[in-house]
A computed fold for a 107-nucleotide RNA, annotated as THF (Tetrahydrofolate) riboswitch aptamer.
Its Rfam family is "THF (Tetrahydrofolate) riboswitch aptamer". Rfam links the family to the GO term tetrahydrofolate metabolic process.
Its mean pLDDT, the model's own confidence on a scale to 100, is 79.
Parts: sequence; structure tokens; C1' cells
RNA sequence: GUCAGAGUAGAAGGCCUUGCGUUAAGUGCCGUGCGGACGGGGAGUUGCCGCGCGGACGAAAAAUGCCGGGGACGGCAUUUGCGGUGAGACCUUCGCAUCCCGCUGAG
Repeated sequence: GUCAGAGUAGAAGGCCUUGCGUUAAGUGCCGUGCGGACGGGGAGUUGCCGCGCGGACGAAAAAUGCCGGGGACGGCAUUUGCGGUGAGACCUUCGCAUCCCGCUGAG
């Protein structure tokens, strides 16, 4: 030098647990500013992520018990739902945008 390969952060889906909201936060979408991460080392995007600000859109509640009340109804607790809901464990799949070097194996 040639050929082949391994490995990260992370992403998606499934499942379980535990929260939050149901007086609508969150999620998703658009714009903008700032910041961050991106195989072991270096560089690194028009890709990825986070935060701030602005904008558009927008959802489902119910049962039981106790208490208060003349009643309408209200409060609390539990449970069942609902939400493109948060976090964590596990499983599966994908996985350095790209460039250089390194690592493992082969002839």
C1' cells in the first nucleotide's frame, strides 16, 4: 500500500414501571437567536439535539367512597379512561453525513 471487519454518541419501535396534565401544561408544526454532541485521535455539514423568544393549530372524560351544601354543585381520595404526555429499566432494529489517521484479521 490492498481487501475485509470491529467499536460510540444517539435514533426508531415494542414492553414494563412510575409520574404529569385532563382548570391544557406537554407533544407535534413554523420562524428566529444562542449553545451542545457527533466510533480511539483530529476536522466537521445545508444533517442531529437542547434552551430562550415569537407565531399558527389544538385534545375526553367518567365511576365509586368520604366531607361540605336545602339544592345546583364544590373539595379530597381511589380506580378506569384520554394525551402524536415526561422519566427510567429491559428487548429488537438502525447507527461514525463526510474526510484523514489509528485498531483487528487476511494474503